[in-house]
A computed fold for a 73-nucleotide RNA from a Candidatus Parcubacteria bacterium, annotated as transfer RNA. Rfam family: tRNA. By type it is a transfer RNA. Gene Ontology term of the family: triplet codon-amino acid adaptor activity. Model confidence (mean pLDDT): 80 of 100.

RNA sequence: GGGCAAUUAGCUCAGCUGGAAGAGCGCGUCGUUUACAUCGACGAGGUCGCAGGUCCGAGUCCUGCAUUGCCCA
Repeated sequence: GGGCAAUUAGCUCAGCUGGAAGAGCGCGUCGUUUACAUCGACGAGGUCGCAGGUCCGAGUCCUGCAUUGCCCA
C1' cells in the first nucleotide's frame, strides 16, 4: 500500500426481507432467610463507533472516516 471482517446496555452477544431495539450475566429496590447465598417480582441503564446520503421511514441500504482483528505485498 491492497483486501476481508467486526463496532448495538457496564460485559458477552442477538436483531430475519428497512416499519424504529432485545436476551444472558452484572447493577438497584422489594420479598424469601437469624444473616449471606440461591430463588422470585419489579426497575434503572442505549446520540446502535463518527459524519454525510437514499427513503414516508435506517441498527439494517450507499459513501467517507476512525478503531480493532485477520490475510496478501